[in-house]
RNA sequence: GCUCCAGGAGCUCGUUUGGUAGAGCAAUCGGCUGUUAACCGAAAGGUUACAGGUUCGAAGCCUGUCUGGAGCG
Numbered sequence: 001g002c003u004c005c006a007g008g009a010g011c012u013c014g015u016u017u018g019g020u021a022g023a024g025c026a027a028u029c030g031g032c033u034g035u036u037a038a039c040c041g042a043a044a045g046g047u048u049a050c051a052g053g054u055u056c057g058a059a060g061c062c063u064g065u066c067u068g069g070a071g072c073g
Base pairs, nucleotide, nucleotide: 001072002071003070004069005068006067007066010025011024012023013022019056028042029041030040031039049065050064051063052062053061
């Protein structure tokens, strides 16, 4: 330098083919109890890497950029 893959909640990921952004864990609050852990419940947490484009509508399509990984030279 070229090619491919990935980027989404604090972390790991689902989002089935463009139509309401979700789960588990963590943390917070509450219940349970002699207390803690475990267990149960609740609420909170998101510019889906960034910038444009297409579209009535984009996490998903197109272009560019950035970051990480792999391969080739």
Molecule: transfer RNA
Organism: Methanobrevibacter sp.